Small-subunit ribosomal RNA, central domain from an uncultured organism, 349 nucleotides, folded computationally. The full RNA is in RNAcentral, with records from ENA, Greengenes and SILVA. The coordinates come from a structure-prediction model, not an experiment, and the mean pLDDT is 88. It matches the Rfam family "Bacterial small subunit ribosomal RNA". Its family is annotated with ribosome and structural constituent of ribosome in the Gene Ontology.
Context: one part of a larger RNA
Parts: sequence; structure tokens; C1' cells
RNA sequence: UUGGGCGUAAAACGCGUGCAGGCGGCUCGGUAAGUUGGAUGUUAAAGCUCCCGGCUCAACUGGGAGAGGCCAUUCAAUACUGCCGGGCUAGAGGACGGGAGAGGGAAGUGGAAUUUCCGGUGUAGUGGUGAAAUGCGUAGAUAUCGGAAGGAACACCAGUGGCGAAGGCGGCUUCCUGGCCCGCACCUGACGCUCAGACGCGAAAGCGUGGGGAGCGAACGGGAUUAGAAACCCCGGUAGUCCACGCCGUAAACGAUGCAUACUGGAUGUUGGGGGUUAGAAACCUUCAGCGUCGCAGCUAACGCGAUAAGUAUGCCGCCUGGGGAUUACGGCCGCAAGGCUAAAACUC
Repeated sequence: UUGGGCGUAAAACGCGUGCAGGCGGCUCGGUAAGUUGGAUGUUAAAGCUCCCGGCUCAACUGGGAGAGGCCAUUCAAUACUGCCGGGCUAGAGGACGGGAGAGGGAAGUGGAAUUUCCGGUGUAGUGGUGAAAUGCGUAGAUAUCGGAAGGAACACCAGUGGCGAAGGCGGCUUCCUGGCCCGCACCUGACGCUCAGACGCGAAAGCGUGGGGAGCGAACGGGAUUAGAAACCCCGGUAGUCCACGCCGUAAACGAUGCAUACUGGAUGUUGGGGGUUAGAAACCUUCAGCGUCGCAGCUAACGCGAUAAGUAUGCCGCCUGGGGAUUACGGCCGCAAGGCUAAAACUC
């Protein structure tokens, strides 16, 4: 390479935007590049097929004849693909009319609670645990009432619910802003799908500068437990957690399931629209888009998947090729660093 694969056995890039590339709807005409056929030329020798011969046979080998691919020229064919031109509307996009939403950014604002501080009441404990102790408290704690400060997170609503490409998003209000769904069939007329590289986004932790710091809390100190206890439990507690700006670029970044399109029995719940029915809300019937459950066929090694496919197909991308060595070394690129990305071999089973 051929072939086989990627939910759990090795294997879907964390996610998106997207150039090159690959692939591409219906129809008419042209062209004849791909494609197909004929003719001619060429196709060294060896090889291949047939015939004859030489080694006792064969392999091997000598001679003769023939066939053949590539390639070139030329003629022809025109289904499919390409290219050129015309048309179409079922893909795609737009307009118009409706709709839901923790989608994103900024500013403002609210209440509960924790903590601290101030003041009142009040007196000997409190706290913590399996039990304790460290700790706090007669310099008046805990408890309780009033007041103040400050930071962080938003109970109920809340849902198998919603939104987002993913990461993720949850008090309330305002401003700015992205996407999506339904209806209509008015416009454009294939404008599409995928996407190496590239670019952007990307939880937590971590890093830089400056702020902030209530609670929690790596490290650290102490008390316990224990044979020991570098832990689990308890009392404290720094970084951090929060904000601004800039880095990092990882994850069980998971549905461990790439994206797009088409097709293929049903049942049931729920979210957002539309249509029908109805006097009307409700209920019921139906239809799109989403989120769940159960299951036919089919698939699967099994588990399971089953219109949200892991079924049946097509297009494009990524990835896999025994375990360890190895989420490694070396080199390169990136980073302030931590480190990240790419990625072997010896050896060994």
C1' cells in the first nucleotide's frame, strides 16, 4: 500500500470559525479533458503462450512463431464526471410576522446567613468528638437584643426543565449583544458539505502586576488516634479561592460515541411554537424543533444501541496497528516559570 477498525478491547482532535484541498441538487445545449472502442506506430534482450531441439527426464537451456500492458498519433462514441453557456427551486441564505431561554458583556441594586467591631442584658462556662484534648472565656466568653463594617455566594422558584459550539451559564433591574425555534412561501438562485495548515474560544489548578480578603482552606503549627500516623477526626491557619489586566492551554475537556445529509415499525413523558376541534380556558387530534424513558427490525464479542442509532448509505476530516520502556529521551516550536505540543530507540515479555 491493500485490507480492517475507532461507546467499553488500541483508536473521534476539548470546542468552534475557516483558506487550500476533497466532495457536490434538478434540467437543456455545447465541448470532448477524464472515460470507452477501432486503426496505425512503438513496445531491446530476458520473461509469458505455442511449436521444434539439447543435457538419460525435469528444472535449466538453444531456435522459431505469437500474444500483451504502458505510451504516442489519428478516427469515432457521449451514458457518467469535468469544463463553458442557459434555465429551475426541493439544498442554502434572505425578507416579513410571531416565540422561549441561568446564551455573552457592562453598570447598578436586594434580602437571608457567616465573621469582626461597638453598645445593652447576663454569668461561668463554651466549643469540639466515637470519647477527648488543643482552642476560646472572670481583662466577662458562649447565649440573647440593638447598631455598624466588609467580603463572598444567591435558599424557595428548580424540573428526567431551559440556553450555549464546547468550556460552561442560576437573586433582581437597566443598557449593549450572539444564536435558536415556529409560521408564511415574498426575494436570491446551488450561493452547499467537510476541512490539513491557520486563527479564535477553552473548567480547575498554577504564573505576573495591582487591588481585595467574610467564609472556606493546600502548605504549616497544635490536639487526638495509632505499633507508627508524614493521614482520616478536632483547634488554628498562609497561599489560594474574589476583582482588573496579561499569561498558561491542560482534564474521566465524557454521550469515554467527529461533522453534514438522506432513509428505516411503534409506545410514553416533558420543554417551546403552529394547525384543527370547541362558545372558550381545559381536555382531545395533528405537525415542526428540542430534552428523556421503553422498545420492532437491524446491528453488536457481549454489555447494550435502537429516528438524539452503535441500523441502512454517501461525502469530508481526525485517529489506531501487541504490553512495558513512554502522557518518556533527543531535537524543534510555544511559555516568565510550572510546563505544554510534536515524538523515538536500545532493552524486555